[in-house]
RNA sequence: GGGCCGGUAGUUCAGAGGUAGAACACCCGCUUGGCGUGCGGGGGGUCGUGGGUUCGAGUCCCACCCGGUCCA
Repeated sequence: GGGCCGGUAGUUCAGAGGUAGAACACCCGCUUGGCGUGCGGGGGGUCGUGGGUUCGAGUCCCACCCGGUCCA
C1' cells in the first nucleotide's frame, strides 16, 4: 500500500429502511434478624467521524479514523 471483518449503554453483544434492545453491572423496592440469593421496577446511548440517497438510515452508498486479520 491492497483485500476482508469489526466499532451500538459502564462491559459483552443483538438489531431484515419504519419506537434502539438483551444479559451482566449500577440504583430503588419486596423478601431476610442481617448480608447474599431470588423477584419486581428504574436510570443510563449525539449507534466511530463527516457527507450522500430516502418521506424516513444503527441498517444502503462514499470518504476518513481506530482495532483485528490476510496478502505484498

Transfer RNA from a Candidatus Bathyarchaeota archaeon, 72 nucleotides, folded computationally. Rfam family: tRNA. Gene Ontology term of the family: triplet codon-amino acid adaptor activity.